A computed fold for an 80-nucleotide RNA from a Planctomycetota bacterium, annotated as c-di-GMP-I-GGC riboswitch aptamer.
[in-house]
């Protein structure tokens, strides 16, 4: 130092419930905690989802990083 993820020290925040904004996917505040070692970021590749176009293929706008990947960045340091 990478791989790992014992410990400790904190960190995030599902579903639901209320306001908010959107046509809508959802985003947001505030309550909750299912649960994550990146549940930090980032829509680049893909999947999913909304929405206009459209006879069909398909294409435009858009969400989602807590679907996978891939990039950047980060605490702590036992065992191995």
């Nucleotide at each position: 130092a990478c791989c790992c993820g014992a410990a400790a020290a904190g960190g995030c925040a599902a579903a639901c419930c209320g306001g908010u904004c959107g046509u809508a996917a959802g985003a947001u505040c505030g309550g909750g905690g299912c649960g994550c070692a990146a549940a930090g970021c980032c829509a680049u590749g893909g999947g999913a989802c909304u929405u206009c176009c459209c006879c069909c293929c398909g294409g435009g706008a858009g969400u989602u990083c807590g679907c996978c990947a891939g990039g950047c960045u980060g605490c702590c340091g036992a065992a191995g």
It was read from a public genome assembly, where an Rfam model found it.